[in-house]
Molecule: transfer RNA
Organism: Fidelibacterota bacterium
């Protein structure tokens, strides 16, 4: 240089043929315990890499560039 795969909450990952971004973990409060764990109940939580385009409607669909990782010579 080219081909492929990936970029979504502080982490690890979901999101159906385009329809109101979701789990688990983790913080922070409380319940229980003498205390710590464990376990339960509330709560937090996003400009879906970036910048255009289609469309009523975009994490998804079309382009272009970032960045990570494979493969090739």
């Nucleotide at each position: 240089g080219c081909u492929c795969a990936g970029g979504u909450a502080g982490c690890u990952c979901a999101a159906c043929u385009g329809g109101u971004a979701g789990a688990g973990c983790g913080u922070g409060g409380g319940a229980u315990u003498u205390c710590u764990a464990a376990u339960c109940c509330c709560a937090u939580g996003g400009u879906u890499g970036u910048g255009g385009g289609u469309u009523c409607g975009a994490a998804u669909c079309c382009c272009a560039c970032c960045c990570u990782g494979u493969g090739u010579a």